[in-house]
């Protein structure tokens, strides 16, 4: 970087919640958790026109009767099965959707036919009276109605037997015969409200039944009423719904059985759809009423406000014994992160009774709380610049908030007053009309409500909330300093934070605004629309075959897919669209339109599919042929290894990077003979080959056997492909049991590396290898590429075949390779052996690590194997290519890089820097090469930053005011001295209007402000180091690649060079190399004083006269360019040669590309920040930077004879000099002094050059050799040499006898070595920068070591090998597995017991009740809720101990991986 791949955000949404804020209104919402427990009051009652009684009150009167009105418990009807609540339960005909019900019910409503008869009966509750009990209540006498119960007739019907017709099981028709009905009431007498039987209908609901409705297969096998059948029993109704007997069967991989989860749908969120995800509110269905079972009544319940029992709770209580059930509306409690009010009305809607009036109605209508959500509305409009002040910022100029504010005009939420609704017309009356249906008329009905709205009056009159690093609109100041924090992901914070906190300013929304949490999207990240699998995750190790899937070609029939049309249905609400209504909108209300699905019916007939018949091109068979380590069995060969016997021989052999353990004088090894044993593997040929379905197959030979192939012909007639379990092969290793055992070899034993070596390397050496026979079943079982078929350009080979042609070719098949074409892929690469283009089938995969791990199941002796999670963590994990950089890769090629070679350095004294100690300071600073004689080109004071003591505050230094005073000079006291107190002296310069100002300088004052060698070199600038004077960096503009990037800048030669030159998809160019500059070597020209001196005069002397040839000086050219020659080469160059002072860059210099090292340096200078401001700033005296147990680096002197000392002689360059350099010449041993020419220097002077050369002494020793330490005596600088200079003389004479280990420097005028000059500098040099004298050795070569440049390659590196990175152990925390148990919780089997209640039997010697038959009570039995007791599966907590796993800051030991990672 492309590419895979997850994480993550931007968008909608919500019955919500916090967290800041909070004006007003509409509409709509509101326990999502504990199906927990409930205190209160209320939610279902109603009818006197069904009865019978009682109270009250009036009235008439017979004075206790009658009427009248209002009530009121009972009896009796209807209601309570409806509305209203919740979602536990349920994976089921429980919903949805569509069928059937000839297998059924339907109270009140409609519609129709018949009937409502006896003056039939016998009870009851209310009421009276009594008894009992704490209550609940009970219970005995008595009296009583009825639409309440029985009887009796009638039977239109209706049922129920028997029979007979019809039909689609039970439908309809008939005949016969049993059996069965009723109730009355009235304020209106009726076309009234009941009543009873029967048909319909309508409305409700039973039951069946197709299809569709979540997960998990780590649930795979379940089922005895189980599947059917006879009877029979039960219901309204089929039906194993129930009994009983027979029969054994039913269900499942299209997922039976468990298990987990869950009320379903209309719909609602979201999405471009397909589809995900949901069921709150509204509506439809189902279910449930405190947990569990039953039943009665009823038209209709197994009945939320009914009953009964059983459990649990909770309440009363006289302890005997009762009550209760808010998942109704309110409201309380707990739970919780959360969810109102013990509210008004029955006015409207609707519902229950009644004939109605009407009563009831937490349904319903309304109000209240809450921003919980959705709309809408305000918190003002216009003008207003000095661009107020005020905040912020600032480069001090401004800029910004900002028309924003103030101020001026205007309107006029809040508030006040008047007014004031719609929803309300029906029922009722009353009038038409028929006492109906309608129809018209009057007047009464409002919780909400004095509200909404109209009018008028009226104050300028509530904003907040996230955010502002990218993603994402939106930026700066302070504050903090990896802290305190923030974070959705990526990441921010270690002192300049647009990221954390606060402020200004800005951006988004807005009564709200953010955060949390879920949902859909983006996510083509499960991919039907729509995705992969060579290397990223992913082809099964490999074949055979079941099921299923999927299939050649031609005909005809069918019409199940499939297309098409119609029909139905697909509730309403909603969504969509369109008109309308509250001023608008949310919201409402009308109307349309759609509803992809079903079900039923007409057509169509291509395909799919059936079915019937046919075909040969798929596929199979027959012949004939050839080729092959194909597969089993036997049998059998030579070579070579060990071992054994024998001989022949001597001492080592063996082994290694060296060695050693081992073997061997008991005779080996090696060299050789000869016989022998044995087991194991097949040299050559042999290959890029051959066969095999893999796994694999190799001496020969027989037997037997399997499979591809080819040629020609026939045959069969789609018989085909795949292929989910199923089965069968299946390397090595390993397991068993029996043999064998020569080599090799796990383990293990020595030996050796090594810090260590449980290893790499050596000696040995057991399983094993190797044969039977039976497991085992895994591999990087790889082409990491599943099978099988079709289409698609070429070119090469090579194996087996057939054809033609003739050795060598050519066509044709079928196999193994290679190179490419289009295509395809991220890319690499594939490319007729596809990874193209297509079909069919199959297995697989969805981030990384936990993990191929636990747990369970299966398989296994075992060792494992298959199948295979999860919690926890991470934001990456990976693939291909790229550019670097690295490699104990590789190739070429260069440096004083090695090596060759000369001299060091490490030993030793002193010098100088350092570290470190040390100190009151030892200022700072620089730290691998690239800190360390470095900054410092010179610390006694100063310098100077450091201590210690004394002082100073506007200030040592600058600029402004103010006011003195000219500056200055001399001078006393005090004081270590800054510095405090004084005395005198003295007044200048310029202008002038003569008043004065004016520059300058002092001194006081006042503040503004100065100062800072404090801090930050990781905020900078500059400047410098280095890599490296290495040949490199690079760019435009083509091209090639998705792309990073490549090309070019590679290659081929060639240079010191990316220098040149040929090639080339490059073709130019820039910075760099070279050149140009400057010295240096030759020459020639000019010019000669202070230079020089050939010749000619002259002197001590180039001293002078003359000369300017020489040499010099110093300034313009000249010359050199591989130009000539010879070779070589395409060239470019390269090798030798001449000439020439110089030769292939002639020597030396300055020139330092693009970058690197977050290199140095705020202390050289600049400079942001920051910090100090009677001190962190100035001053001054003393001190310190010079210490001293040590360590180190760079020097200097030396250890001597190629020296050392005396003496004597010779020959330089470069340079300096007036507060200088100093001649000469006196004095001193000398350092030096003194006096004093000469030069601002080619003229004076420093200036003596040393080394060399010539003598001469010394004679190998701690010396005549070295010169430290010390003691003395000096000189010189300089205010001053004690801390703390240098030199001089005299004395002292120390370590040192060439330096381990290591290390440095040099390639010619160089290295050594010798002096000198200079700059600092009052003095002070072994250091620094220069000069010249003298002057070597060697360089085979490039293996190695160090740098360093190119091309290649490999890479897990990119802070780039001083990299990255494993796994033990130690600590912390987390989640999990195991695990003697423990403890729950479900659930399944057996067994015992057993309430209520159905249901069946008795109901008597016996209780109540009926004329009677029977009833009830009660007794027994089945059956069951529950119970209890045994055994078992499942889960879900927990457990001493224990096992791995993640995570965690700089911990421990090793270094295994990445590079040949150093044993690939």
């Nucleotide at each position: 970087u492309c590419c895979u791949g997850g994480c993550u955000c931007a968008g909608g949404g919500u019955g919500a919640a916090c967290g800041c804020u909070g004006g007003c209104g509409g509409c709509g919402u509101g326990c999502u958790u504990a199906a927990g427990a409930c205190a209160u009051g209320c939610a279902a009652g109603u009818c006197g026109a069904a009865c019978g009684g009682c109270c009250u009150g009036a009235a008439g009167c017979u004075u206790g009767c009658u009427u009248c009105a209002g009530g009121c418990a009972g009896u009796g009807g209807c209601g309570c099965a409806c509305g209203g609540g919740u979602g536990a339960g349920u994976a089921g005909c429980g919903c949805g959707u569509g069928a059937c019900u000839g297998a059924c019910c339907u109270g009140c409503c409609c519609c129709a036919a018949a009937g409502u008869c006896c003056u039939c009966g016998a009870a009851u509750a209310a009421c009276u009276g009594g008894c009992u009990g704490a209550a609940a209540g009970g219970u005995c006498a008595g009296c009583u109605a009825a639409u309440a119960c029985g009887g009796g007739a009638u039977g239109u019907g209706c049922a129920g037997c028997a029979c007979c017709c019809u039909c689609g099981u039970g439908u309809g028709g008939g005949u016969g015969u049993u059996g069965u009905a009723a109730a009355g009431g009235c304020u209106a007498u009726g076309a009234c409200c009941g009543c009873u039987u029967u048909g319909g209908g309508a409305u409700g609901g039973g039951g069946u039944u197709g299809c569709g409705u979540u997960c998990c297969a780590u649930c795979a096998g379940c089922u005895a009423g189980u599947u059917g059948g006879u009877a029979g029993g039960g219901u309204a109704a089929a039906g194993g719904c129930c009994u009983a007997c027979c029969a054994a069967g039913g269900c499942g991989a299209c997922g039976a059985c468990g298990g987990a989860u869950c009320a379903c749908c209309g719909g609602c969120c979201u999405g471009a759809g397909a589809g995900g995800g949901u069921g709150g509110c509204c509506g439809g269905u189902c279910a449930c009423a405190g947990g569990g079972g039953c039943a009665c009544u009823g038209a209709g319940a197994c009945a939320c406000g009914g009953g009964u029992c059983c459990c649990a709770c909770u309440c009363c209580u006289a302890c005997g014994g009762g009550a209760g059930g808010c998942a109704g509306c309110a409201g309380u409690u707990a739970g919780g992160a959360a969810u109102c009010u013990u509210c008004c009305c029955c006015a409207a809607u609707g519902g229950a009774c009644g004939a109605a009036a009407g009563u009831c109605u937490g349904a319903g209508g309304g109000a209240g709380c809450g921003a919980c959500g959705c709309c809408g509305c305000g918190u003002g409009a216009g003008g207003g610049a000095u661009g107020a002040a005020g905040g912020u910022u600032c480069u001090c100029g401004g800029a910004u908030c900002g028309u924003a504010a103030a101020c001026c005009u205007c309107u006029g939420a809040a508030u006040c007053a008047g007014g004031g609704a719609c929803g309300a017309a029906a029922g009722g009356c009353c009038a038409c009309g028929a006492c109906a249906a309608g129809u018209g008329g009057a007047g009464a009905u409002g919780a909400c409500g004095g509200u909404a709205c109209c009018u008028g009056a009226g104050u300028a009159a509530u904003a907040g909330c996230a955010c502002c690093g990218g993603c994402u609109a939106a930026c700066u100041c302070c504050g903090u300093g990896c802290c305190a924090g923030c974070a959705g992901c990526c990441g921010c914070g270690g002192u300049a934070a647009u990221a954390c906190g606060g402020a200004g300013g800005g951006u988004g929304c807005a009564a709200g605004c953010g955060u949390u949490a879920c949902c859909c999207g983006g996510a083509a990240u499960c991919a039907c629309u729509g995705g992969g699998c060579g290397u990223a995750a992913a082809g099964g190790g490999c074949g055979u075959g079941u099921a299923g899937g999927c299939g050649g070609c031609c005909u005809g029939c069918c019409a199940a897919g499939u297309c098409u049309g119609g029909u139905u249905u697909u509730a309403a609400a909603g969504c969509c669209u369109g008109c309308g209504g509250c001023u608008c909108a949310a919201c409402c209300g009308c109307a349309g339109a759609g509803a992809u699905g079903g079900a039923c019916u007409g057509g169509a007939g291509a395909c799919u599919g059936g079915u019937a018949g046919g075909c040969u091109a798929g596929a199979c068979c027959u012949c004939u042929g050839g080729a092959g380590a194909g597969a089993g069995a036997a049998c059998u060969g030579g070579a070579a290894u060990u071992c054994c016997u024998g001989g022949u021989g001597u001492a080592g052999c063996g082994g290694u990077g060296g060695a050693a353990u081992g073997c061997g004088u008991a005779g080996a090894u090696a060299a050789c003979c000869a016989g022998g044993a044995g087991g194991a593997a097949c040299a050559c040929c042999g290959a890029u080959g051959g066969c095999g379905a893999a796994g694999g197959c190799a001496g020969g030979u027989u037997c037997u056997u399997g499979g591809a192939c080819a040629g020609a012909a026939g045959g069969u007639g789609a018989c085909g492909c795949u292929g989910a379990g199923g089965c069968g092969c299946g390397a090595a290793a390993g397991u068993g049991u029996g043999g064998g055992g020569a080599g090799c070899a796990a383990a293990c034993c020595g030996g050796a590396u090594u810090a260590g070596a449980u290893a790499c390397c050596c000696g040995g050496g057991u399983a094993g290898u190797c044969c039977a026979c039976a497991c085992c079943c895994u591999a990087a079982a790889c082409g990491a590429u599943g099978u099988a078929c079709g289409u698609u350009g070429g070119c090469c080979u090579a194996u087996a075949g057939c054809a033609g042609g003739a050795u060598g070719c050519u066509g044709u098949u079928a196999u193994g390779g290679g190179c490419g074409a289009a295509g395809c892929u991220a890319a690499c690469g594939c490319g007729a052996u596809a990874a193209a283009c297509g079909u069919a089938c199959c297995g697989c995969c969805u981030g990384g690590g936990a993990a191929g791990u636990a747990c369970g199941g299966c398989c296994g002796c075992a060792a494992g194997g298959u199948u295979g999670a999860a919690a926890c963590u991470c934001a990456a994990a990976g693939g291909a290519a790229u550019u670097g950089a690295c490699g104990g890769g590789g190739g070429c090629c260069c440096g004083c890089a090695c090596a060759a070679g000369c001299g060091g350095u490490g030993g030793a004294g002193c010098a100088u820097g350092u570290g470190g100690u040390u100190u009151a300071a030892u200022u700072c600073g620089a730290a691998g090469c690239a800190a360390c004689g470095c900054g410092a080109a010179g610390a006694a004071c100063c310098u100077u930053a450091c201590c210690a003591g004394g002082u100073c505050u506007u200030g040592a230094c600058a600029u402004c005011c103010u006011g003195a005073g000219a500056a200055c000079c001399u001078u006393u006291g005090a004081g270590a001295g800054a510095u405090c107190a004084g005395a005198g002296g003295g007044u200048g310069c310029c202008c002038u209007u003569c008043g004065g100002g004016g520059a300058g300088c002092u001194c006081a004052g006042a503040g503004a402000c100065a100062g800072g060698u404090g801090c930050u070199g990781c905020a900078u600038g500059g400047c410098u180091g280095u890599c490296g004077u290495c040949a490199g960096c690079u760019c435009g503009u083509g091209u090639c690649g998705u792309g990073a990037g490549a090309u070019g800048u590679u290659g081929g030669g060639u240079u010191a060079a990316g220098u040149c030159c040929c090639g080339c998809a490059a073709c130019g160019a820039g910075c760099g190399c070279a050149a140009c500059c400057c010295c240096u070597a030759c020459c020639u020209u000019c010019a000669g004083u202070u230079g020089c001196c050939a010749g000619c005069a002259u002197u001590c002397a180039g001293u002078u006269g003359g000369g300017c040839a020489c040499u010099c000086u110093g300034a313009c050219g000249g010359g050199a360019c591989u130009g000539c020659c010879u070779a070589u080469g395409a060239a470019a160059g390269u090798a030798g040669g001449a000439g020439g002072a110089a030769g292939g860059c002639g020597g030396g210099g300055a020139u330092g590309a693009c970058g690197u090292c977050u290199a140095g340096u705020c202390a050289g200078c600049a400079u942001g920040g920051u910090c100090c401001u009677u001190a962190c700033g100035a001053c001054c005296u003393g001190g310190g930077c010079u210490a001293c147990a040590c360590a180190c680096g760079u020097g200097c002197u030396a250890c001597a004879a190629u020296g050392g000392a005396u003496g004597g002689u010779a020959c330089a360059a470069c340079g300096c000099g007036c507060a200088g350099c100093c001649a000469a010449c006196u004095c001193g041993c000398g350092a030096g002094a003194g006096u004093g020419a000469g030069c601002g220097a080619a003229u004076c002077g420093c200036c003596a050059a040393a080394a060399g050369c010539c003598a001469u002494c010394c004679c190998c020793a701690g010396u005549u050799c070295a010169g430290a330490u010390c003691g003395g005596a000096g000189u010189c600088u300089g205010c001053a040499a004690c801390u703390c200079g240098a030199c001089u003389c005299c004395g002292u004479g120390a370590a040192g006898u060439u330096g381990g280990a290591a290390u440095c420097g040099c390639u010619a005028g160089u290295a050594a070595u010798c002096g000198u000059g200079g700059g600092u500098c009052a003095g002070c040099a072994u250091a620094c920068c220069g000069c010249g004298g003298u002057g070597a050795a060697u360089a085979c070569g490039u293996u190695c070591c160090c740098g360093g440049g190119c091309c290649u390659u490999g890479u897990a590196c990119a802070c780039a090998c001083c990299g990255c990175c494993c796994g033990u152990c130690a600590c912390a925390c987390c989640a999990c597995g195991g695990g003697a148990g423990u403890a729950a919780a479900u659930u399944g089997c057996a067994g015992c017991u057993c309430a209520a209640a159905c249901c069946g039997c008795c109901g008597g010697g016996a209780g109540c009740u009926u004329c009677a038959c029977g009833g009830c009570a009660g007794g027994c039995g089945u059956c069951u809720a529950g119970g209890c007791u045994g055994u078992g599966g499942u889960u879900c907590a927990u457990g001493a101990c224990u096992g791995g796993g993640g995570u965690g800051a700089a911990g421990u030991c090793g270094u295994a991986a990445c590079a040949a990672g150093g044993u690939a």
The RNA shown here (small-subunit ribosomal RNA) has 1464 nucleotides and comes from Deinococcus sp. BE4-4.
RNAcentral records the identical sequence in 2 taxa.
NCBI's taxonomy places the organism under Bacteria, Thermotogati, Deinococcota, Deinococcaceae, Deinococcus.
It matches the Rfam family "Bacterial small subunit ribosomal RNA".
The coordinates come from a structure-prediction model, not an experiment, and the mean pLDDT is 86.